[in-house]
């Protein structure tokens, strides 16, 4: 220098002017301090917290997780390791328990797809019209397929075949190393036990439900509901408890009077309960907290100690707008052999808190840094 692998950081800066949300001080004017992110996002996983349910616990069902060890409040996250696959390497990828518990499935092609199987071929016997046909043997050869029941060579045979032998593979495996996954492996076995669990299933472990629109409290207005209490519901008869009837009371118009018609049960009462509506307060932001430095343990994730330091809490929801200068990248024009210089215009991503925290995933213009691998060149 070229090609590649892994990881990290940043993501405009400063100032003026005009604004916004919150805290504190103040009677007020005002002063002062703080005010988005690495993902605040998706709401996917794990928790804190709150309410509901529930003796504790177990079982069943359902859902989830799934090599081993460690970390953590916890996790499906992280770290380290193992095994398998890819790469020349740095390194990357893996839904990675069990297929000798059982069921199911294995498209197309092919004769046959899982207690194997004879389409072609080969061999033997029989028959023959000499073309071939029938029966049997054969998994070595051909052909199909993602996959055909070990591979290569030799012996053997009618032709063949782990039928026998050597090597490779495979299965079991004393023992050795390792916490373990697992690795190595004396020796034994002619070889059985195809694949799929991301179809059901089995095994181990985990899980009660709903969520800050959780939940608790206060106030107001309005229309009503329920309970208790207080006062009241004229007197008598009768009743199937709805009423009917006589008298008394009140009212009406008419009237000398009788008579006629109408009315009669609740209360803006007190206290309490419960729901809705609107507004407010609490929950709410100091917590498994973040950052920097340092020390200790650990390969690491991480844990612990010490010192310093930091601080949105809004609720239709603030954290903004504008100008100048500089920076970034791009375009155009001019100058210059070139590096480059000057001017003008544009550009600066993804996206924005909403109870909080730990993760994962996804998005992200541009810029910067570190480590490693291979090749080339120079010294």
């Nucleotide at each position: 220098g070229c090609a590649g692998a892994g990881g990290g950081c940043u993501g405009g800066a400063u100032g003026g002017c005009c604004g916004c949300g919150g805290g504190u001080g103040g009677c007020a004017a005002c002063a002062u301090c703080c005010g988005a992110g690495g993902a605040a996002a998706g709401u996917c996983c794990g928790g804190a917290c709150u309410c509901c349910a529930c003796a504790a616990g177990g079982c069943a069902a359902c859902g989830g997780u799934g090599c081993c060890g460690g970390g953590u409040a916890a996790c499906g996250c992280c770290c380290g390791g193992c095994c398998g696959g890819g790469g020349a390497a740095a390194c990357c990828c893996g839904a990675g328990g069990g297929a000798a518990a059982g069921c199911g499935c294995c498209a197309c092609a092919g004769a046959a797809a899982a207690c194997a199987g004879a389409c072609c071929g080969c061999c033997u016997u029989c028959g023959u019209u000499c073309g071939c046909g029938a029966a049997g043997g054969u998994a070595a050869g051909g052909g199909u397929g993602a996959a055909a029941c070990g591979g290569u060579g030799g012996g053997g045979u009618a032709a063949g075949a782990g039928c026998c032998c050597a090597c490779c593979g495979c299965g079991g495996g004393a023992c050795u190393g390792g916490c373990a996954a697992c690795a190595g492996g004396a020796c034994c076995g002619g070889c059985a036990c195809g694949g799929c669990a991301a179809g059901c299933c089995c095994c181990a472990c985990c899980g009660g439900g709903a969520g800050c629109a959780a939940u608790g409290c206060c106030a107001a207005a309005u229309a009503g509901g329920g309970a208790u209490c207080g006062c009241g519901c004229g007197u008598g008869g009768u009743u199937u408890c709805g009423g009917c009837u006589a008298c008394a009371g009140g009212g009406g118009g008419g009237u000398u009077u009788u008579g006629c018609c109408c009315c009669g049960a609740g209360c803006a009462g007190a206290u309490c309960c419960g729901g809705g509506u609107u507004g407010g307060c609490a929950g709410c932001u100091a917590g498994a907290g973040g950052g920097c430095g340092u020390c200790u343990g650990g390969u690491a994730a991480c844990a612990g100690g010490c010192g310093c330091u930091c601080a949105a809490g809004a609720u239709g929801a603030a954290u903004g707008g504008u100008c100048a200068u500089c920076a970034u990248c791009g375009g155009c024009a001019g100058g210059g052999u070139a590096a480059c210089c000057u001017g003008c215009c544009g550009u600066u991503a993804c996206a924005a808190a909403a109870u909080c925290c730990g993760g994962c995933u996804u998005a992200u213009a541009g810029g910067c840094c570190c480590u490693c691998u291979g090749c080339g060149c120079a010294u």

A computed fold for a 379-nucleotide RNA from Shimia gijangensis, annotated as Bacterial RNase P class A. Taxonomically the source falls in Shimia (Bacteria, Pseudomonadota, Alphaproteobacteria, Roseobacteraceae).